[in-house]
Context: one part of a larger RNA
RNA sequence: UGACGGGGGCCCGCACAAGCGGUGGAGCAUGUGGUUUAAUUCGAUGCAACGCGAAGAACCUUACCUACUCUUGACAUCCAUAGAACUUUUCAGAGAUGAAUUGGUGCCUUCGGGAACUAUGAGACAGGUGCUGCAUGGCUGUCGUCAGCUCGUGUUGUGAAAUGUUGGGUUAAGUCCCGCAACGAGCGCAACCCUUAUCCUUAUUUGCCAGCAUAAUGGUGGGAACUCUAAGGAGACUGCCGGUGAUAAACCGGAGGAAGGUGGGGACGACGUCAAGUCAUCAUGGCCCUUACGAGUAGGGCUACACACGUGCUACAAUGGCGCAUACAAAGGGCUGCAAACCAGCGAUGGUAAUCCCAUAAAGUGCGUCGUAGUCCGGAUUGGGGUCUGCAACUCGACCCCAUGAAGUCGGAAUCGCUAGUAAUCGUGAAUCAGAAUGUCACGGUGAAUACGUUCCCGGGCCUUGUACA
Repeated sequence: UGACGGGGGCCCGCACAAGCGGUGGAGCAUGUGGUUUAAUUCGAUGCAACGCGAAGAACCUUACCUACUCUUGACAUCCAUAGAACUUUUCAGAGAUGAAUUGGUGCCUUCGGGAACUAUGAGACAGGUGCUGCAUGGCUGUCGUCAGCUCGUGUUGUGAAAUGUUGGGUUAAGUCCCGCAACGAGCGCAACCCUUAUCCUUAUUUGCCAGCAUAAUGGUGGGAACUCUAAGGAGACUGCCGGUGAUAAACCGGAGGAAGGUGGGGACGACGUCAAGUCAUCAUGGCCCUUACGAGUAGGGCUACACACGUGCUACAAUGGCGCAUACAAAGGGCUGCAAACCAGCGAUGGUAAUCCCAUAAAGUGCGUCGUAGUCCGGAUUGGGGUCUGCAACUCGACCCCAUGAAGUCGGAAUCGCUAGUAAUCGUGAAUCAGAAUGUCACGGUGAAUACGUUCCCGGGCCUUGUACA
């Protein structure tokens, strides 16, 4: 000087407390451990692994296993020889592949050949999702959006170092003010960026419709007010007033205002820590394999199942289930695509196919029914029959119909999230994608309760003290 303390002081955070809803019990989905297996490919492992890489494993993907095959190779460059490229058909085989076979002779040319491409041959070499993330780059997580981390010159000390950065106030903040052997500066904080909340100007079509016209629909004549859209501005700065304060910084209250003290949200992550994660995105040193640890194909596996854990979905019901009627969104996607209306089917869907389509939001509201029951709750499981995608749904897809109708009556110890348009609850869309979400990412609708306070638990910041620690 740091680090540590079941030392002290001050301060902060959904850290506790006050509340609301969950997890832990049930069934299922999904990930992991373990076990099993020919293989169940590999990685991630306290917080910070476990709906994680994977924004989507039937084949492919695919790296694993079995079997059958290849060896200058599936891919790249160079050399030689031959042939344009390309293409038809048959046989064997699970296929890769092997054997035979048909058509075709193109483009440029200095007539030597050349440009693409294919085959064969020789070797230089290719290839490796093989090992090492403790050899590395790059990228990322985490402490933590915590308020810190440093430097120059000066000064103090023999020196390691100190000072500045400590102190008194204040702040979300090393934010600002005052003081001070310090004076300044840098990386961080804040601001500049995006979005949302209000208004104005401009623009007025495909969007809008107040007044006027019109047979029922902004359908259209018209209108440029309003909404929306999208470009430019305005607006918020403790600017104004009162009080407190040290006459400061600032804090408390108020006015005006759409918005008030960082208005809400996002992007943005200092010096560093964890030899944290990744050699399987990629790149790369070293090591290793080279008729195999490389490459091709078919089938299987990654989907196994006594069990244990994590994350979710659906429930256990009446603030509810079911039936009929009826109202109000936002954001997004679509041309090898989204697909209306109509017809057929109980339905998944199919047929035909318009121009716009996906697309009826749901919870809500009105009426009816059920009457506390393992039920008109709950939907697992199983049997039968189908639809769709796709060469192909056996291992191993999603969905529909009929039948079946399991556990479950609110969950032990323990434990998680959340402070406002938040929690809770309700639907909608997208990426990936032939097909395959209860996951992920986004969108809006309805819309709470509570916070006395900082004694305690956890994490963090500053000062100080002790130390057999470095």
Notes
This is a predicted structure of a 470-nucleotide part of an RNA (small-subunit ribosomal RNA, 3' major domain) from Moritella marina ATCC 15381. The organism belongs to Moritella marina, within Bacteria. The full RNA is in RNAcentral, with records from SILVA.